The RNA shown here (transfer RNA) has 75 nucleotides and comes from a bacterium. It was read from a public genome assembly. It matches the Rfam family "tRNA". By type it is a transfer RNA.
RNA sequence: GGGGCAUUAGCGCAGUCCGGCUAGCGCGCCUGCAUCGCACGCAGGAGGUCAAGGGUUCGAAUCCCUUAUGCUCCA
Numbered sequence: 001g002g003g004g005c006a007u008u009a010g011c012g013c014a015g016u017c018c019g020g021c022u023a024g025c026g027c028g029c030c031u032g033c034a035u036c037g038c039a040c041g042c043a044g045g046a047g048g049u050c051a052a053g054g055g056u057u058c059g060a061a062u063c064c065c066u067u068a069u070g071c072u073c074c075a
Stems, first nucleotide, its partner, number of pairs: 001074007010027004020058001029045005051067005
């Protein structure tokens, strides 16, 4: 220098193939119930500019371009 993959909640991930509900799951966090109290359990809740910018479209996490970071392969 070139190719490929990844980037979504505090952490780990799904959703992308085939654009269309209000973006979800587990753990964690908060509140309540329960307990003498704690843990477990049960119920509820908060938390996301979907890596950044631009484009296409009635509509983009999803398609296209550029950039950034990480992993990997080639030279």